[in-house]
This is a predicted structure of a 1498-nucleotide RNA (small-subunit ribosomal RNA) from an uncultured Clostridia bacterium. It matches the Rfam family "Bacterial small subunit ribosomal RNA". Gene Ontology terms of the family: structural constituent of ribosome and ribosome. The prediction has a mean pLDDT of 83. The sequence is in RNAcentral, with records from SILVA.

RNA sequence: AGAGUUUGAUUCUGGCUCAGGAUGAACGCUGGCGGCGUGCUUAACACAUGCAAGUCGAACGGACGUAAGGAGCUUGCUCCUUGCGUUAGUGGCGGACGGGUGAGUAACACGUGAGCAAUCUGCCCAUGUCAGGGGGAUAACAGUUAGAAAUGACUGCUAAUACCGCAUAUGACCACAGAGAGGCAUCUCUCAGGGGUAAAAGAUUUUAUCGGACAUGGAUGAGCUCGCGUCCCAUUAGGCAGUUGGCGGGGUAACGGCCCACCAAACCUACGAUGGGUAGCCGGCCUUAGAGGGUGAUCGGCCACAUUGGAACUGAGACACGGUCCAAACUCCUACGGGAGGCAGCAGUGGGGAAUAUUGGGCAAUGGAGGCAACUCUGACCCAGCAACGCCGCGUGAGUGAUGAAGGUCUUCGGAUUGUAAAACUCUUUAAGUAGGGACGAAGAAAGUGACGGUACCUACAGAAUAAGCCUCGGCUAACUACGUGCCAGCAGCCGCGGUAAUACGUAGGAGGCAAGCGUUAUCCGGAAUGACUGGGCGUAAAGGGUGCGUAGGUGGUUUGGCAAGUUGGUAGCGUAAUCCCGGGGCUUAACUUCGGUGCUACUACCAAAACUGCUGGGCUUGAGUGCAGGAGGGGUGAAUGGAAUUCCUAGUGUAGCGGUGGAAUGCGUAGAUAUUAGGAAGAACACCAGCGGCGAAGGCGAUUCACUGGACUGUAACUGACACUGAGGCACGAAAGCGUGGGGAGCAAACAGGAUUAGAUACCCUGGUAGUCCACGCCGUAAACGAUGAAUACUAGGUGUAGGGGGUAUCGACUCCCUCUGUGCCGUCGCAAACGCAUUAAGUAUUCCGCCUGGGGACUACGGCCGCAAGGUUGAAACCUAAAGAAAUUGACGGGGACCCGCACAAGCAGCGGAGCAUGGGGUUUAAUUCGACGCAACGCGAAAAACCUUACCAGAACUUGACAUCGCGUGACCAUCCUUGUAAUGAGGACUUCCCUUCGGGGACACAAAGACAGGUGUUGCAUGGUUGUCGUCAGCUCGUGUCGUGAGAUGUUAGGUUAAGUCCUGCAACGAGCGCAACCCUCAUAUACAGUUGCCAAUAUUCAGUUAGGAACUCUGUAUAGACUGCCGUGGUUAACACGGAGGAAGGUGGGGAUGACGUCAAAUCAUCACGGCCCUUACGUUCUGGGCUACACCCGUGCUACAAUGGCUAUUACAAAGAGUCGCAAUAUCGCAAGAUGGAGCCAAUCUCAUAAAGAUAGUCUCAGUUCAGAUUGUGGGCUGCAACCCGCCCACAUGAAGUAGGAGUUGCUAGUAAUCCCGAAUCAGCAUGUCGGGGUGAAUGCGUUCCCGGGUCUUGUACACACCGCCCGUCAAGCCAUGGGAGUUGGGAGUGCCCAAAGUCAGUGUCCUAACCGUAAGGAGGGAGCUGCCUAAGGUAAUACCAAUGACUGGGGUUAAGUCGUAACAAGGUAGCCGUAUCGGAAGGUGCGGCUG
Repeated sequence: AGAGUUUGAUUCUGGCUCAGGAUGAACGCUGGCGGCGUGCUUAACACAUGCAAGUCGAACGGACGUAAGGAGCUUGCUCCUUGCGUUAGUGGCGGACGGGUGAGUAACACGUGAGCAAUCUGCCCAUGUCAGGGGGAUAACAGUUAGAAAUGACUGCUAAUACCGCAUAUGACCACAGAGAGGCAUCUCUCAGGGGUAAAAGAUUUUAUCGGACAUGGAUGAGCUCGCGUCCCAUUAGGCAGUUGGCGGGGUAACGGCCCACCAAACCUACGAUGGGUAGCCGGCCUUAGAGGGUGAUCGGCCACAUUGGAACUGAGACACGGUCCAAACUCCUACGGGAGGCAGCAGUGGGGAAUAUUGGGCAAUGGAGGCAACUCUGACCCAGCAACGCCGCGUGAGUGAUGAAGGUCUUCGGAUUGUAAAACUCUUUAAGUAGGGACGAAGAAAGUGACGGUACCUACAGAAUAAGCCUCGGCUAACUACGUGCCAGCAGCCGCGGUAAUACGUAGGAGGCAAGCGUUAUCCGGAAUGACUGGGCGUAAAGGGUGCGUAGGUGGUUUGGCAAGUUGGUAGCGUAAUCCCGGGGCUUAACUUCGGUGCUACUACCAAAACUGCUGGGCUUGAGUGCAGGAGGGGUGAAUGGAAUUCCUAGUGUAGCGGUGGAAUGCGUAGAUAUUAGGAAGAACACCAGCGGCGAAGGCGAUUCACUGGACUGUAACUGACACUGAGGCACGAAAGCGUGGGGAGCAAACAGGAUUAGAUACCCUGGUAGUCCACGCCGUAAACGAUGAAUACUAGGUGUAGGGGGUAUCGACUCCCUCUGUGCCGUCGCAAACGCAUUAAGUAUUCCGCCUGGGGACUACGGCCGCAAGGUUGAAACCUAAAGAAAUUGACGGGGACCCGCACAAGCAGCGGAGCAUGGGGUUUAAUUCGACGCAACGCGAAAAACCUUACCAGAACUUGACAUCGCGUGACCAUCCUUGUAAUGAGGACUUCCCUUCGGGGACACAAAGACAGGUGUUGCAUGGUUGUCGUCAGCUCGUGUCGUGAGAUGUUAGGUUAAGUCCUGCAACGAGCGCAACCCUCAUAUACAGUUGCCAAUAUUCAGUUAGGAACUCUGUAUAGACUGCCGUGGUUAACACGGAGGAAGGUGGGGAUGACGUCAAAUCAUCACGGCCCUUACGUUCUGGGCUACACCCGUGCUACAAUGGCUAUUACAAAGAGUCGCAAUAUCGCAAGAUGGAGCCAAUCUCAUAAAGAUAGUCUCAGUUCAGAUUGUGGGCUGCAACCCGCCCACAUGAAGUAGGAGUUGCUAGUAAUCCCGAAUCAGCAUGUCGGGGUGAAUGCGUUCCCGGGUCUUGUACACACCGCCCGUCAAGCCAUGGGAGUUGGGAGUGCCCAAAGUCAGUGUCCUAACCGUAAGGAGGGAGCUGCCUAAGGUAAUACCAAUGACUGGGGUUAAGUCGUAACAAGGUAGCCGUAUCGGAAGGUGCGGCUG
């Protein structure tokens, strides 16, 4: 410090996620030791048991025990005195500290800083003064008595440092009144005066302590007040009645509405009152670069509480955790009458929970209470126990050790790795273990005192001995292989992995990381500049309010004087300790602990400065405003007027249509329309001018005239003198639609009706048509209210239009030209920006103020509030779902977008197919099997260039199991072949026949057999694991690279443009220059010529023959080699002096001469595992192998490809011409003979330019048929034959005779072909025993048409739009149906907390009080003072009741929302998305949606 994730890729915006640190943690696996810490975060839930606050006999009277002495005697009891000890009670001090918890509390509770002239303070310290003399009770105790108990009641006795008078009063307090001083308003202090009030306690170890009273001061602690700070919600906006203040009282330690009576009506609040929710606050702790954010365990400070609520008493201090009273709930005891209790003290129990310890030791230390002290008490505290809960330290050994052992894993079988790791050898002993010694902690003399603890520590001994796991290994993120599994099981923080070769699941081996721990989960900060003070944004990504006026607020020109609030500097106080940081010290080190130091923004007080801001005084004129003089304008409101057009009415002319559309129909019209002429009526809107021109704040404003009226601009510089800018709330305006009342209504036109279109058409189109549109008044308050750009001010290059002014130059004048102000456009520099783009009219550079944003959906929603007549508007969430949603640009692809170009693509033609019959292939069906593959073009006469057996892979049956085939080793031996018998065959059985080669004589080789294994074998599966091969786009002209340049980048440029070409072919231009794969050419063939060669081919001349038959010839044809030839080379025209095009000449051939081979980068997971090869998987007496028979040939039907036809351009008969290319010895086969023929017999010749197949046919000539289902056509069937072959039944081909079906030119639709082509006619070959209408070749005859590129199909280039990128067979919207999830409404129901009114009212303070009771004082007494009980009153907890508001849960039913691989209906959006889309509004419709009105361009 960053990284992953939106895309085909890119940049940006933006969220989600990760790597780090931390924890009072928990869970999983594992676990050696020690030190130091920490340990109920949940139920402030309930608690058994024990302990946690007592102490003092030197305050007091008793009682008891004991010792001594004495007395009495009943000799072991009683009494007395003294000492010692214990102690219930009275009394004193302490139980207000210490310890626990965080429920409540949003508050002077806390923090910080001040104040009290408005206060108190036990014990402690200091100072001064004092302690004289009396009195009456009471517990204990004794007796009686009530009760189960707790606890009492009565009578009697007694003491005090208990209680009560009196005296005294340094001083204190109270009232009066005088003087002085001070301060901060009320006031405070000092001094003097007389008057009034109030004290005390003694004890003992017996001479010194400890106590007592009053007063003053200190210290400590406490109380009160104030400034500032302190969470969320405004969907909480008004709150308040002792409320705010005053006067007078009461009360308190003290101020105060703290309380009361009266008076006034205040007080708080957008600088957030009131209400609701949540929460103890802080020092600190965690994190962070910091600023911040989170948190408030342990330690320290403060507060609050003690089962819940209320209350007071005592006291220095409490409204009191281990005190009291009352009420409530709960628990316990009970004799049922009544009582007892409060662990949020320490342990501990139950419960809750993911989860948190011992019913331990000790007062030795530190501290506390009491005591003169000894001492007692102390679950505070010090220690120990439990827990890896955290931090820190240590160990589990060290060295040598290669045959790189064994084992494991992987393997290309060679090896690699585990791995110096182990073993083995040599060492060491920390920790653990055993034994011996053994502390500090204990304190200013000495002695005594140790829970921890025989602990820490030291020494000795023995032996590598007793001690390693956890997580991860696809990327982020360090670390890879095998097997298993097969979208299953599972993983996952995000992206994502798993559908048969998973580095992602599980296991193993190996590796990486950390280590007595390691992972996971939860939470917080960080990364996140993702709430931005430091430090973000708002044209299109989320985001500028529809517009103005203006209040509060914020901000504000220039000059000068003053003040000193902000600001700056200095000084002082405070900022507890601990923590953090720095430097030291102590534990062996560290954690830990200790000492010293720095620091601690803040706050308070004082001093100083005066630049800036502020406040205040005086000036200024440039900001702003006013005046004066001008011109421009659809600015607004009202009234009046006008013409054109539409419709309607009346009348005339006139006749059959009009109207409307893509085409029609509905509609109107013979009752006279439309058209046309004239007259009239009515309403609405104002053509031309008209313009990125004008005006207005925006919405918006358009005939003319008049009236009233707002604003801006220019000039001038007379006046004011900062009067300004912005603007939360507020007020006003605000298109269209819509609403209310009343008018008006020509045209247009939601809804509606009809006609079309359509699968449907609630639409688009057409004919009608109502609200509405118009006016007046009143509402509504929203729009894509847009420049998607808030207002104001200043600054920052220019150029060019245009509108309204002003000035200058020139001129006779105008035009022109120059300068300037204001508005409105375009282009463009700097700069900005993700890019697009903006650019003096900023999206630049700055300042001020306002509004708004923080992933997408849910949601322009719900609930609540406000507004509205309603429609609705405004404000505006959450649960839940999700990893993206989005902006700009790029490359493609696509478009029922555009431009250009090409192709038998269309058009123009010819011949077909589709109809018939047959052949063949496919689908389907059938079957034991009908083997398998191929499926749009690019499967279907395809694999198959030949299914009767074989082939053959399928089926039935019968057989074999190292096998039909290959290799290895062992044994035996020749075996095979042939023949015979049996058997359907394989196979089996029997028999006959037969005896290999080499040799060093050991044996070896080949072959065969037998047994057991390794293995063979598989047309089994996966073409989506593959190689190879092939198809297709397409013989289309494209596809790329290097360097350079441009761009942040993906990418672009080059390759685009203007021409041209069959062509990215070439030329020109150009930030490109070059290059590669393709194109073309080089190759083959055909067409011409020449040279050479001349048999088997040829024959002009010569001779010859039936015959190129034979001589002969080498001219010709032909064959085979080698050359030549064609290159836009030449001429002309056009063209950019080009490329090139057109025309011409010559030429056998002319513009790539015809044809072939040749197929760029790539696409289709295209085809093929059944040609072959091959990974994985599967079968192994079978999914292998062999055989016989069957099947692949089935047949209601459908499709493809062909053949033959439907006839006269023909059929038949007869005669008669002209080829090319091939094949042939397991062959082609002539002449000849036989047969009607197929064919048979026979075998000359030929291994082929020699012989044979082999007659080419169409054609020509002659005849016949005469338009018919025929002398067309030939299917089907019968009979008889032929050939091949072991074998033609299933299931071959051919011949003859007979039979003679459909078919009379083929619907929608569709195919091929541009010249030696189509069409037509024959010939040959491969396969092959036999079997082509198929396939591949060959030649013969031989056309028609092409205007042209509008349209269909396919392709190419450029451009445009895009929400597509699996790329339009794309994407995607809504209803309906189903599952699940959260949520709104809902008759209600239930619960909760807070508040209000009323009723009842405990305990208790206060007040009152006839009667009752009463020791101290007064009084001789009576009685009084005082006190107490009781009663009454005010207040009041709990309780009851009533109505309301709020919150939560639940609720039949209901609303929408979200989500879920393959449900239904449509196709709204994205391309002109097929009617451009979207916004607002109204209306209609199953649904997306349609339509009307106005607006926007996205």